Molecule: transfer RNA
Organism: Candidatus Woesearchaeota archaeon
RNA sequence: CUCCCUAUAGCUUAAUGGUAGAGCGGUCGGCUGUAACCCGAUAGAUACUGGUUCGAUUCCAGUUGGGGAGA
Numbered sequence: 001c002u003c004c005c006u007a008u009a010g011c012u013u014a015a016u017g018g019u020a021g022a023g024c025g026g027u028c029g030g031c032u033g034u035a036a037c038c039c040g041a042u043a044g045a046u047a048c049u050g051g052u053u054c055g056a057u058u059c060c061a062g063u064u065g066g067g068g069a070g071a
Stems, first nucleotide, its partner, number of pairs: 001070007010024004018054001026042005047063005
């Protein structure tokens, strides 16, 4: 320098172009003499900038970060 893969919640990850879900974790409540377990509720995410589309996590282009291959 060129090419390929990848980026979703604190972590691990789902999601045919049509309401972004789950597990663990967090917070609050219940239970308990207290704590844990258990039960209920709740907060929390699409790397960034554009484009296509009625509609984009999804498709396209670029940028950034990570991983890999070639020279």